[in-house]
RNA sequence: CUCUUAUCGAGAGAGGUGGAGGGACGGGCCCUAUGAAACCCGGCAACCGCCUUGGUUAUCCGAGGUAUGGUGCCAAUUCCUGCAGGAUGUGAUUCCUGGGAGAUAAGAG
Numbered sequence: 001c002u003c004u005u006a007u008c009g010a011g012a013g014a015g016g017u018g019g020a021g022g023g024a025c026g027g028g029c030c031c032u033a034u035g036a037a038a039c040c041c042g043g044c045a046a047c048c049g050c051c052u053u054g055g056u057u058a059u060c061c062g063a064g065g066u067a068u069g070g071u072g073c074c075a076a077u078u079c080c081u082g083c084a085g086g087a088u089g090u091g092a093u094u095c096c097u098g099g100g101a102g103a104u105a106a107g108a109g
Stems, first nucleotide, its partner, number of pairs: 001109008013041001015040003021031003025082004042074003047070002049066007078101001083098005
């Protein structure tokens, strides 16, 4: 970097350093000198791991626990939307479903 599978409406500091950006991208709309990004400390969660256990002996599919370890995450539904279909309405809208794109984990190349 590519592919496969799963999940993405919950949760997470009045701390320190730092100094102007950040929310993937486009369009919106937001956050930010009442201090952005990044780093340290702190925290959240439970994908992998570890332990127990059920379905059938295994493959495989679950259930419960743990939070030492490997990640990850800590404004707003992935902030909304981007393509298609449907519903509502005179219309502007609004709502639903499915894709696409993105993020995270595990596996493979």
A computed fold for a 109-nucleotide RNA from Syntrophothermus lipocalidus DSM 12680, annotated as SAM riboswitch aptamer (S box leader).
RNAcentral holds the sequence, with entries from Rfam and Ribocentre.
The model forms 97% of the base pairs in the Rfam consensus.
The same sequence occurs in records of 2 taxa.